About this RNA: Model confidence (mean pLDDT): 76 of 100. The RNA shown here (Bacterial large signal recognition particle RNA) has 265 nucleotides and comes from a Clostridia bacterium. The RNAcentral record of the sequence draws on ENA. Of the family's consensus pairs, 85% are formed in the model. Rfam family: Bacterial large signal recognition particle RNA. Rfam describes the family as follows. The signal recognition particle (SRP) is a universally conserved ribonucleoprotein involved in the co-translational targeting of proteins to membranes. The family is grouped with related families in Rfam's "SRP clan". A source record names the gene ffs. Lineage of the source: Bacteria > Bacillati > Bacillota > Clostridia.
[in-house]
RNA sequence: CUGCGCUAGGUGGGGAGCUUGCGGUGCCCUGUACCUGCAAUCCGCAAUAGCAGGACUGAACGCCUUUCUAGGCUUUGAUUAUGUGAGGACUGCCUCAAACAAGUAGCGUUGAUACCAAGGUCUUGUGCAAUCAUUCACUGUGAACCAUGUCAGGACUUGACCGUAGCAGCAUUAAGCAGACCGUUUGAUGUGCCAUAAGGUAGCUUUGGAGUAGCCAACUGUUUGUGUAACGCUUGGGUGAUCACUGUCAAAAUCGGAUGCGCAG
Numbered sequence: 001c002u003g004c005g006c007u008a009g010g011u012g013g014g015g016a017g018c019u020u021g022c023g024g025u026g027c028c029c030u031g032u033a034c035c036u037g038c039a040a041u042c043c044g045c046a047a048u049a050g051c052a053g054g055a056c057u058g059a060a061c062g063c064c065u066u067u068c069u070a071g072g073c074u075u076u077g078a079u080u081a082u083g084u085g086a087g088g089a090c091u092g093c094c095u096c097a098a099a100c101a102a103g104u105a106g107c108g109u110u111g112a113u114a115c116c117a118a119g120g121u122c123u124u125g126u127g128c129a130a131u132c133a134u135u136c137a138c139u140g141u142g143a144a145c146c147a148u149g150u151c152a153g154g155a156c157u158u159g160a161c162c163g164u165a166g167c168a169g170c171a172u173u174a175a176g177c178a179g180a181c182c183g184u185u186u187g188a189u190g191u192g193c194c195a196u197a198a199g200g201u202a203g204c205u206u207u208g209g210a211g212u213a214g215c216c217a218a219c220u221g222u223u224u225g226u227g228u229a230a231c232g233c234u235u236g237g238g239u240g241a242u243c244a245c246u247g248u249c250a251a252a253a254u255c256g257g258a259u260g261c262g263c264a265g
Stems, first nucleotide, its partner, number of pairs: 001265006009057003012030004020046005034054005063257002067253001071249003076244007084236004092231001094227001096225005102220003106215002115209007122199006128192002130189004136183001138179004147172004155164002
């Protein structure tokens, strides 16, 4: 150096999580790289760290290094989404109150605001009317006997006439009941184009006089204050996404290197 045959090794790997730690099942990323059994209220193992059994490959499908880098985790920052706490002594929106008078509207030379006078409204006293209540009067009805008048019949008396008492009936009335509300008496009042006398500071209003241009604050606006945490605003701490940054783990790919045993030539 070549050939034959073995054995070690290998037959996916990684991340987070779980775990005293390691690996697996499960989740995620790569990617195609044997089979069977076990396994998340877990399964197996112990720094030589899956166990048990079988199959394939085999000194390169293994090991070390270089380059590249999917992806995961972490640090810091920016942008952004979503929900949450606090703040009305930052802050807009909104509520209420006061003031102003720029605008709109309304009134005003058919004379505004302000001014003067006389009245009303107001108070008191005395009355009037109205209304309500009450009372008297009016009409009707109304007494078996204990209202009246007249008293049929009948009773009594008488020789008779006359007469006496008197029921029913009729009429008129009392008490009572009903009607009418024209009229009378008395009282009251959230009544009144009422009368009269006295009072009356200010408000409202009417009329008259005088005078000359504004008055008002309903709405918009401005200012000040009061209140409100729904929204905007300020601020705290969450959960995500994206892009960078720090660190770490790292698949696949890639560069190069080294490497076991036996037999034969």